């Protein structure tokens, strides 16, 4: 080694910024603001009532 991208999460159904999509605003863009959009948590196995989280190889 976790969302497209930067990184939080360190046993109990995984999140924030950007970004990307729609709206409202504006003569248009662009900022702005409102609302959606996101994942086999690197692959195998092990512990475990349960594993992104502990172990072991790779």
């Nucleotide at each position: 080694c976790u969302a497209g991208c930067u990184c939080a999460g360190a046993g109990g159904u995984a999140g924030a910024g950007c970004g990307c999509u729609a709206g409202a605003c504006u003569u248009u863009u662009a900022a702005u603001c409102u609302a959606g959009u996101g994942g086999u948590c690197g692959u195998g196995g092990g512990u475990u009532c349960g594993a992104u989280c502990c172990c072991c190889a790779c």